[in-house]
RNA sequence: GCCAGAGUGGUGGAACGGUAUACACGCAGCACUCAAAAUGCUGUGGGCGCAAGCCCUUGCGGGUUCAAAUCCCGCCUCUGGUA
Numbered sequence: 001g002c003c004a005g006a007g008u009g010g011u012g013g014a015a016c017g018g019u020a021u022a023c024a025c026g027c028a029g030c031a032c033u034c035a036a037a038a039u040g041c042u043g044u045g046g047g048c049g050c051a052a053g054c055c056c057u058u059g060c061g062g063g064u065u066c067a068a069a070u071c072c073c074g075c076c077u078c079u080g081g082u083a
Stems, first nucleotide, its partner, number of pairs: 001082007010025003018066001026044006045056004059075005
């Protein structure tokens, strides 16, 4: 150089073109306890805001589509193969 695969919350990780982030871990609050551990319940992407709410978000930038994590193009990074 060429070919193939991968990139999604704080972490792992799922997801047919149709609510972006299921599920698990972690974290926070509560319950239980003399106290803790374990266990159970609730909440938990980011920014702004007192709140209601608004905006943004699947590596980055475009395209297709009523609608894109998903399809197409370019780029970046990582892994494997090849000469």
This is a predicted structure of an 83-nucleotide RNA (transfer RNA) from a Patescibacteria group bacterium. The prediction has a mean pLDDT of 80. Rfam family: tRNA. About the family: Transfer RNA (tRNA) molecules are approximately 80 nucleotides in length.